[in-house]
RNA sequence: GGCGCCACCGGUGAUGGAGUCCACCACAACUGCCCUCGUUGGCUGAUGACUCCUACUUGCUC
Repeated sequence: GGCGCCACCGGUGAUGGAGUCCACCACAACUGCCCUCGUUGGCUGAUGACUCCUACUUGCUC
């Protein structure tokens, strides 16, 4: 100096925040889906999962 493993810390899980749990990563994890050669076009969801808040959308009432 390189490689592998373990632990701690940290980071990540398609658009915001918090809690709990789960998974993944060590400069990687991650960066949605469909059609199309590609572009164009179209679709779902603020979650990885659960709960809550905020934003957005729809309906009803005042």